[in-house]
């Protein structure tokens, strides 16, 4: 400098154009308990920016920004 893979609640991951954005830990509130911790049960909480294509984009292209491999 060239490629090349990621990037989604706090934390790790699902999701190949229409979904109410799911799942696990974690949080807050409730039940249970003498307390607390397990245990149930609800609730809040996300798609890395900027354009583009579409009726419609987390999802495809396009540049950008960080991170990871490789190559010189």
């Nucleotide at each position: 400098g060239c490629c090349u893979c990621a990037a989604u609640a706090g934390u790790a991951u699902a999701g190949u154009g229409g979904c109410u954005a799911g799942u696990a830990c974690g949080a807050u509130g409730g039940c249970c308990u003498g307390u607390c911790g397990c245990g149930c049960c609800a609730u809040a909480g996300a798609c890395c920016c900027g354009g583009g294509u579409u009726c419609a984009a987390u999802u495809c292209c396009c540049g950008g920004u960080u991170g990871g491999g490789g190559c010189g």

Predicted 3D model of a 72-nucleotide RNA (transfer RNA) from a Candidatus Nanoarchaeia archaeon. Its mean pLDDT, the model's own confidence on a scale to 100, is 82. Rfam family: tRNA. The family's RNA type in Rfam is transfer RNA.